[in-house]
RNA sequence: GGCGCCAUCGUCUAGGCGGCCCAGGACGCUGCCCUUUCAAGGCAGAAACACGGGUUCGAAUCCCGUUGGCGCUACCA
Numbered sequence: 001g002g003c004g005c006c007a008u009c010g011u012c013u014a015g016g017c018g019g020c021c022c023a024g025g026a027c028g029c030u031g032c033c034c035u036u037u038c039a040a041g042g043c044a045g046a047a048a049c050a051c052g053g054g055u056u057c058g059a060a061u062c063c064c065g066u067u068g069g070c071g072c073u074a075c076c077a
Base pairs, nucleotide, nucleotide: 001073002072003071004070005069006068007067010027011026012025013024019057029045030044031043032042033041050066051065052064053063054062
């Protein structure tokens, strides 16, 4: 160089056969309740689709490109 795979809350991840409103869960974080206090437990909350474009009435999902990571390959045309 060529080919393939991956990228989602702080972390780990589900969804990846396009369909609505607020993208779900676990851990963590914040607040409240409980407790004399802490832990545990209960309730509530904040927090994410790598980036840019395209297709579509509608994209995390399909297509193209870029960036980053991982793997295979080693001059084949």

This is a predicted structure of a 77-nucleotide RNA (transfer RNA) from Carboxydichorda subterranea. The sequence is in RNAcentral, with records from ENA. Model confidence (mean pLDDT): 81 of 100. The same sequence occurs in records of 2 taxa. Its Rfam family is "tRNA". The family's RNA type in Rfam is transfer RNA.